[in-house]
Predicted 3D model of a 183-nucleotide RNA (Lysine riboswitch aptamer) from Salipaludibacillus daqingensis. The organism belongs to Salipaludibacillus, within Bacteria. The prediction has a mean pLDDT of 76.
């Protein structure tokens, strides 16, 4: 040189993965909401029960016309951030949220699990205002890591690098640092 072991530091994969906040479309003339007609007992507090409050014959809920008129979550541009299990998804269990309670449902969190990465294609099913997207799942190639194999090229001491084919996973790969071990 090398071999284990820590996993010390710091990087790689590229339409890279997330947050922010700017801007635009959309959502949508919706949802509310101004007046009038009709009509005449019920409506509201997420959704379904419970049961409290509230409105309402001074006219509820609905309809038609009319006056005004959003917003959120989703997307599409840029930008700043902060990463490289970056995030994502799925099952549990907690807290919270809505007038209480239960169930469902959001949000945040912790723990198993699964997934190298994006891309198109097909499909269900949920979500959503969608035929947008996101997520499941199955395909199909790109690609970036590493092993193995054949082949060429340099080098020649083990060896490096292309190129093909196959195979594995993120707990991994690359370098660097620390020990021992060994010359």
């Nucleotide at each position: 040189a090398g071999u284990g072991a820590g996993u010390u530091u710091a990087g790689a994969g590229g339409u890279g993965c997330a947050a922010a906040g700017a801007u635009c479309a959309u959502c949508a003339g919706u949802a509310c909401u101004u007046g009038a007609u009709u009509g005449g007992a019920a409506g509201a507090g997420u959704a379904u029960g419970u049961g409290c409050u509230c409105u309402g014959a001074a006219g509820a809920u609905a309809a038609u016309c009319u006056u005004g008129g959003a917003a959120a979550g989703g997307g599409g541009u840029g930008u700043u951030u902060g990463c490289c299990g970056a995030a994502a998804c799925a099952a549990u269990g907690a807290a919270c949220g809505a007038g209480u309670c239960a169930u469902a449902c959001g949000u945040u969190u912790a723990u198993u699990g699964u997934u190298g990465g994006g891309u198109c294609u097909g499909u269900g099913a949920u979500u959503g205002a969608a035929u947008a997207a996101a997520u499941g799942c199955a395909g199909a190639a790109c690609u970036g890591u590493c092993g193995u194999a054949u082949a060429g090229u340099c080098a020649u001491u083990u060896g490096a690098c292309u190129a093909u084919a196959u195979g594995g996973a993120g707990g991994g790969c690359u370098a660097u640092c620390u020990c021992a071990c060994g010359c």